[in-house]
Molecule: FMN riboswitch aptamer (RFN element)
Organism: Micromonospora sp. HM5-17
RNA sequence: ACGCGCUGGCGGGACUCGGUGUAAUUCCGAACCGGCGGUGAUCCGGGGCGACAGCUCCCGGUGAGCCCGCGACCCGGUCGGCCGACAGGCCGCCCGGUGGACCCGGUGAGAAUCCGGGGCCGACGGUUGAGCGCGGGUAGCGCCCACGCUCAGACAGUCCGGAUGGGAGUUCAGCGCAC
Numbered sequence: 001a002c003g004c005g006c007u008g009g010c011g012g013g014a015c016u017c018g019g020u021g022u023a024a025u026u027c028c029g030a031a032c033c034g035g036c037g038g039u040g041a042u043c044c045g046g047g048g049c050g051a052c053a054g055c056u057c058c059c060g061g062u063g064a065g066c067c068c069g070c071g072a073c074c075c076g077g078u079c080g081g082c083c084g085a086c087a088g089g090c091c092g093c094c095c096g097g098u099g100g101a102c103c104c105g106g107u108g109a110g111a112a113u114c115c116g117g118g119g120c121c122g123a124c125g126g127u128u129g130a131g132c133g134c135g136g137g138u139a140g141c142g143c144c145c146a147c148g149c150u151c152a153g154a155c156a157g158u159c160c161g162g163a164u165g166g167g168a169g170u171u172c173a174g175c176g177c178a179c
Stems, first nucleotide, its partner, number of pairs: 003177006009170002016030004032157001033122002035070004043061005048055002065120002074097004079092005102118005124161003128152006135145003
């Protein structure tokens, strides 16, 4: 050096213009965004070889949203804790499940990754108006705010929230073990 362990740090991007409308960063037209690991015919740098054209032998960096795998979200379960009107609910560890989307052309020995073109995908909850009821603010009507019901409605990758969370991971820092 490589390896193993512990602690800390780090660890997701994106709405702009126009249209419709009571209302849209949610719909329509155009535009915009792309987590982690792997793979990798890309490209760059260095070394090496060389017939000085290049080779691609070695090292380093770079390199896929839709190829493989993972994470987040969601669903279920064991166990533990809390609450309870004893119906159930909430939280946490762990385990399991579900888990999106690509074609055509070019080059070439070879394309799932290169080049060109055209496509596609993206958790859960929230969101608007009117009427009525109830409560609060005000001396009081009006008005404003909150909640409930009814009717109509508008639908989020990008807004708000859970989330100052979790996290695949990372050699960024420190320590320990082993060699």